The prediction has a mean pLDDT of 83.
Predicted 3D model of an 86-nucleotide RNA (c-di-GMP-I riboswitch aptamer) from a Clostridia bacterium.
It was read from a public genome assembly, where an Rfam model found it.
The organism belongs to Clostridia, within Bacteria.
Rfam family: c-di-GMP-I riboswitch aptamer. Rfam's curators write: GEMM was predicted in a large-scale screen for bacterial structured RNA regulatory elements.
[in-house]
RNA sequence: AAAUGAAAAAGGCAAACUAGUUGAAAAACUAGGACGCAAAGCUAUAGGGCCUAAUCCCAAUUGUGGAAUGGCAGCCAGUUACCGAU
Numbered sequence: 001a002a003a004u005g006a007a008a009a010a011g012g013c014a015a016a017c018u019a020g021u022u023g024a025a026a027a028a029c030u031a032g033g034a035c036g037c038a039a040a041g042c043u044a045u046a047g048g049g050c051c052u053a054a055u056c057c058c059a060a061u062u063g064u065g066g067a068a069u070g071g072c073a074g075c076c077a078g079u080u081a082c083c084g085a086u
Base pairs, nucleotide, nucleotide: 003086004084005083012037013036017032018031019030020029021028022027035074041079042078043077047076048075049072050071051070055067056066057065058063
């Protein structure tokens, strides 16, 4: 430096759900709570994918329609990093 995640140590994060707040929604934040995670750290115009549709477009009397400018990093990806057998 690269690969790797056995057994450990120091520690870290926190799904569902509940309460409150924000938001049109998706969702986010705070507190509780742990399903899990070796990157569940960071990156969302400048990779792919997914969710939502206030607003706009189309249709035309209401729609299983289209579009991110709104989101998701706990989907893949990119990138940086702790510890340790090998």